[in-house]
Order: sequence, then structure tokens, then C1' cells
RNA sequence: CGAGUCGACCGGACGGCGGCCUCGGUGAAAGCCGGGGAGGAAAGUCCGGGCUCCGUAGAGCAAGGCGCCGGGUAAUCCCCGGGCGGCGCGAGCCGACGGAAAGUGCAACAGAAACACACCGCCGAUGGCCGCAAGGCACAGGCAAGGGUGAAAUGGCGAGGUAAGAGCUCACCGGCGUCCCGGCAACGGGACGGCCGUGCAAACCCCGCCCGGAGCAAGGCCAAAUAGGAAGACAUUGACGCUGCUCGCCGAGUCUUCGGGUUGGCCGCUAGAGCCUCGACGAGAGUCGUGGCCCAGAUAGAUCGCCGUACAAAGACAGAACCCGGCUUAUAGGUCGACUCUUCCA
RNA sequence: GCCCCCGUAGCUCAGCGGAUAGAGCAACCGCCUUCUAAGCGGUUGGCCGCAGGUUCGAUUCCUGCCGGGGGCG
Repeated sequence: CGAGUCGACCGGACGGCGGCCUCGGUGAAAGCCGGGGAGGAAAGUCCGGGCUCCGUAGAGCAAGGCGCCGGGUAAUCCCCGGGCGGCGCGAGCCGACGGAAAGUGCAACAGAAACACACCGCCGAUGGCCGCAAGGCACAGGCAAGGGUGAAAUGGCGAGGUAAGAGCUCACCGGCGUCCCGGCAACGGGACGGCCGUGCAAACCCCGCCCGGAGCAAGGCCAAAUAGGAAGACAUUGACGCUGCUCGCCGAGUCUUCGGGUUGGCCGCUAGAGCCUCGACGAGAGUCGUGGCCCAGAUAGAUCGCCGUACAAAGACAGAACCCGGCUUAUAGGUCGACUCUUCCA
Repeated sequence: GCCCCCGUAGCUCAGCGGAUAGAGCAACCGCCUUCUAAGCGGUUGGCCGCAGGUUCGAUUCCUGCCGGGGGCG
């Protein structure tokens, strides 16, 4: 110089004029003055919590979710660290990563056979038949080395062994099991044992853990309006409710349709698992402490418009509606830091 | 706010993990007819909404997006 990896951040700046929402002050009021006014994702609503109600908030089953180990946390399907596996020369990245030796199911086509088999093949030592014999036949039978099929074929490879073969035996490698050592653990290392039992659980399932439901239109209060009217269904033989079922609990109305009235305001509502600085502990996620700050709160829904200046460009994705912690997705352009590889030079 | 369903040929839909994804209508060609329609035969036409993953193998199973439709309050 080039190619690349990881992490953090900005994502419009300055000035003028005019407007909108909200809070505080002042004022009799109109108004005036001052403070604040979208995001890193406010988004998707995919997880987890807070909060509120369900007349109680129970038990079991089902359903659902999660799944290496340890830690963090209010909690998590999140985060951090580690293990193992895979990819990359590397910095690094990715992983739904319990169990296939409990059972069931599936494995198209091809192939003899898809979980235990023999198509081609090898042998035929032993037994059988023929032969005086040497030997022959390939009948019983043995084998799974080689060929062939397939995504996958009974651990791999070499040697011994054998009639031919085979963990049958042996060395090395891989797996499994037992023991010992290290580690909190996942796991790693070593020794021993021929134990070698296909794959799929994002198929049913088994094991372990978690889980009551609804959602701010939750829920509460005030005011206004009034009438609760008709029809049907269920119900003290227990309806409705506890949002799948059963037990258990509760105890008098409940549901549907038609028709009518009202359709205003307040609280919840933003000070919070909050933000910033510094310190301590920790490998880190994070925890604890000191100091400082107040940072949208609307209810048809504010957060804007015009002009000027500079830059390549008046510029990306995009707009809060109860609140947080995450994940995922979208994002023009730009900045900083740590590191890797190749080539060249010193 | 809370949920559900769908996306396959130009249109409407099938397709319980297996070879080259089907049907009807439409389009095109041919037959029939004097001609047209109907009828009969044939042909064309698909990244199975997109991107990943599981699997030997995915339209199908799983995850994340995109688009459309619907329900309740």
C1' cells in the first nucleotide's frame, strides 16, 4: 500500500423570523417571561418483567415453551465467561449443543439386504457323492474380504491367522464402558476392557426445568343521560365465574339478538430495575457506593415551516401513546479504537 | 391492544418429507363446422412470497422477515 475481522460512536451544524404541545412564574384577563419537547431503532410485537384487575389465585392432567456447563439479572428464548463441534491461513465467526443401548414410526429410487441380509463372488478344511489313488463335484454347509447399489451397508487401516474369512488375534487411530487424576461443572488427560449396538427426536416420544388468565379500551373516580323494555337460551338437579379438562371453591343470576339514552372530564401518566461523572470489587456480564441532573406526556393526537451560511448533498432508515430489560429487522454517509493476513522496503 | 389465517401457472385452488409439483378455466396450435361458439386432442406456462436452518432429500418441518385478509375488545 492492499485485503479483512471485531468493538464503540455520530447520523445533521450555526444564525434569523414565525408557529404548535406541555410545565413553572406573573397577571383580573388578554397576554408576557423562563424550562422542556422523539429514536437508535420510537418499528415488528418475537421473548422476559413491572403495574392493574379477575369474588379465591388452590391440586392434578393436558397443552405450550426451554434444553452443553458455570455465572449475571426483577426476569428471560437475553447477556458474560468457559467446554465441545464446525468454518476460516489468520484476527475471528457460527452452532435448537439432553436422550437413537425404553418403545413406536420413517429411510423414496436403486439395491440381495435399510437393521439385519447374501445378487455376483470366495471357500468347500469337516460331512456327503464319484474315484484304487492323486483328485474331482459344488450337494450339505461356511464366509462377508472383494465387486455392484445407495445419502447411508455392520468401526478405519496394516499385519498375523485361515479352507476361505472375520476384533478371530495384534499394533496404531476413532467410539463406548470402568477406574484414577485435574476442574465447582460441562469437559480434558491417563490406564484397563475387543465392548464396536445405522441415521432421523426442527417425527411421535422419554428425561429434566419453567408456566393461572387478561391486558392502560387494564383499572378507579366525578359528571351527564335514564327505563332498563321486548324475544329466545341456560340456571339452586348449582348456571355464570376461577379463560383447555377434572377435582376443589364460589353462590344467583348469566348469555345472545332487537330497540333506546349518553358519548364530557379527572386520575392511572411518567422520578424511573432512570441518566451522567468518579471510586471500589470482578476475567467479564455486572454489583455496591459518592456526587450531580430532571430529560415529551398528547387525547383527532404537539415535536414544525421559511430564509441565509459552509460541505459532494437542505441529506439514510424512520414518528412516542402505561413503563422498562432484551432480541430481530431497516439504515445514505461518516468518525475513532483494537487486531489479522499478503506483498514490498528498512 | 390481543389474536388467527393465507401466499403454489395469467385466474381459482389441490398437493400428510421422496424421482420431472398437478387440476379446472384462460392463452396458443390442430380436428370438427360454410364461419363462429360449444365439443375433442395436444402444447406452452412455476426460483412453491423472500432469506436462512434441520434432513440423504423441503411446497411440506423450524426460525426470521415481506405482503394480503379476517376476528375480538
Molecule: RNase P RNA; transfer RNA
Organism: Fimbriimonadales bacterium